[in-house]
Parts: sequence; C1' cells; structure tokens
RNA sequence: GGGCGAGUGGCGAAACUCGGUAAACGCGCAGGACUCAGAAUCCUGUGGGCGCAAGCCCUUGGGGGUUCAAAUCCCCCCUCGCCCA
Repeated sequence: GGGCGAGUGGCGAAACUCGGUAAACGCGCAGGACUCAGAAUCCUGUGGGCGCAAGCCCUUGGGGGUUCAAAUCCCCCCUCGCCCA
C1' cells in the first nucleotide's frame, strides 16, 4: 500500500436480515424482602444534561449525505484485529 471484519449504557451484548419506540438479555451498582448477622435467592430501580415538577434536549467511534424516518443505506476519516503484498 491492498482486501476483509469490528467500534452501541459503567462492562459484556442484542437490534443490521427487510430502514420504523435505541439499548432486549446478562453483569455490575442502588434500595428493599429474607437472616441474629452475612452469603445465596427474590422484588424494584438504574444512559447523559436541564428542570421543584410536568416535561424538554442529547446519545450507536468522528464528520457529511440520502430519506418523512438511519445503529442499519452511501461517502470521507479515526482506532483495533486478521489476511495479502
């Protein structure tokens, strides 16, 4: 230099097929139940910002494009992995 793959909450990870509520599910964390106390188990909550609240805004590596609508399609770039030279 060329080809292929990957990048999503605090962490892992699904949604990509066929564009249509972003984050299911698990872990972790917080509160509670149980217990003499703990472990395990069970229940509830849990992305970020603003707000007394109702609610509003933002978020799929970065930027741009297509579209009523983009994690998903297109272009450029960054990072990581594998292969070729």